[in-house]
RNA sequence: GGGAAUAGCUCAGCUGGUAGAGCGCAACGUUGCCAACGUUGAGGUCGCGGGUUCGAAUCCCGUUUCCC
Numbered sequence: 001g002g003g004a005a006u007a008g009c010u011c012a013g014c015u016g017g018u019a020g021a022g023c024g025c026a027a028c029g030u031u032g033c034c035a036a037c038g039u040u041g042a043g044g045u046c047g048c049g050g051g052u053u054c055g056a057a058u059c060c061c062g063u064u065u066c067c068c
Stems, first nucleotide, its partner, number of pairs: 001068005008023004017054001025041005047063005
């Protein structure tokens, strides 16, 4: 100097406009049980602190950690 940080994990999220998917987890259904499948649900101060804006994961500044 460049890149990354978003759910327990792996990651999306375009040009600023209600934060999502897969896996996992819980309950229920199906089954004699498990697995599998189906339905529903929980789980997020978007690394941290400021700024701009009617509105910020997204733009600007600083800062922490990791990778090159």